[in-house]
RNA sequence: GAAGCUGGUCAGGCAAUCGCUGCCUUGAGCAAUCAAGGGGGAGGAAAGUCCGGGCUCCAUAGAGCAGGAUGCCGGUUAAUGGCCGGCCGCCGCGAGGCGAGGAACAGGGCCACAGAGACGAGUAUGCCGCAAGGCGGACGUGAAACGCGGUAACCUCCAUCCGGAGCAAGGCCAAAUAGGCAGGCGAUGAAGCGGCUCGCUGAGUCUGCGGGUAGGCUGCUUGAGCGAUUAAGCAAUUAAUCGCCUAGAGGAAUGAUUGCCCACGACAAAACCCGGCUUAUCGAUCAGCUUCACUC
RNA sequence: CUCGCUGUAGCGCAGCGGAGAGCGCGCCUCGUUCGGGACGAGGAGACCGAGGGUUCGAUUCCUUCCGGCGAGACCA
Repeated sequence: GAAGCUGGUCAGGCAAUCGCUGCCUUGAGCAAUCAAGGGGGAGGAAAGUCCGGGCUCCAUAGAGCAGGAUGCCGGUUAAUGGCCGGCCGCCGCGAGGCGAGGAACAGGGCCACAGAGACGAGUAUGCCGCAAGGCGGACGUGAAACGCGGUAACCUCCAUCCGGAGCAAGGCCAAAUAGGCAGGCGAUGAAGCGGCUCGCUGAGUCUGCGGGUAGGCUGCUUGAGCGAUUAAGCAAUUAAUCGCCUAGAGGAAUGAUUGCCCACGACAAAACCCGGCUUAUCGAUCAGCUUCACUC
Repeated sequence: CUCGCUGUAGCGCAGCGGAGAGCGCGCCUCGUUCGGGACGAGGAGACCGAGGGUUCGAUUCCUUCCGGCGAGACCA
C1' cells in the first nucleotide's frame, strides 16, 4: 500500500422566521377554553411480531393426560430458543465464520434409482461334496452393504421448560333503549376453563336476529432505566458509589421556508413497557487482528 | 394495535419426502361445417411466493423474509 475479518460509536450541522403537540408557571373565564412565558418532543432498527419476561384479568395459578418447545458441556440472566466460555464437526491460506450437536442393543415406520441383497437374507468366482447342501463371502452398486447399516428438522424414547388470554388486558364515570324474540346447555352442576379429566368457585350462560352508545378519566411512562468511576470475572455479566430525568399522542404531534457550510445525507416514524433475535440501511469514524506485495 | 388463515399453468383447485408436478375451464393447431358453435384428435403453458437449512433426494420437513385475505369496541 492492497484485499479482508471482528467489535464499538455516529446517523448532516448551525442560524433566523412561521407552525404542531404534551407539561409547568402566570393571567382571563362559572366552565369549556384562551393568551403570554419557560422547558420537553422518535429509532438503531421505533419494523417483522419470531422468542422470552414484566403488568392486568381469569382461583393464591392447583394435579394428571394430551399438546408444544428446546436438546454437546459449563456459566450468565427477571427470563429465553438470547448471550458468554470450552469441546467436537464443516468451511476459509488466515484473522475468523457456521452448526436443532441427546438416544438408532426400548419399539414402530421409511430407505426411490442402482444393486444379488436396504436388515429379511445371501450373487459371481473359489474350497469340500456324486448330488442335495455346507464353508467362505471379494469386486462392484449406492447416502448407507451384514457392522448391531442409514434416517429422530419421520413417529418415538430420555432430560428440561411451558396454565390461558392479552392494554380492543383491566378499573372508574357518563349517555342511550324494545332490558325484546328464537334456539342450545344447566344444581344428574351451566359458566369461569379457550383440548379433556379431577379439583375450586357455584347460577345463569352461549349463539343468531333485533335495539342503543360510539363520550370522558385511568392504566401511561422513574424504568430488570441511562452515564461515569472503582471492584470481581477470560467473558457474558454482577456489585458499590456518584450524577441525570430522557415523547406519552388518541385520526394520532416532532414539520415547513430561507441562508451558510460539508463528506450532499440511507433505511425508515413510538402507540402498555422491557430483554433478545431477524430483516432494511447512503455513508463516516475508532479499536484490535489476518493475508499478500514493496521499502528500510 | 392484537390474533388467525393463505400463496402450485391465465383462472379455480389436487398433490404433502422419490411421478417428465396433475385435473377442470381457458389458449393454440388440425379435422368436421357453406360459416360459427358443439364435438373429435393433437399440443403449448407452472421449476410450486423468495432466500437459507435438514436429507442421498424437498412443492412436501424446519427457518427467515415478501405478498394477499379475514376477525376483534362497549351497553343491554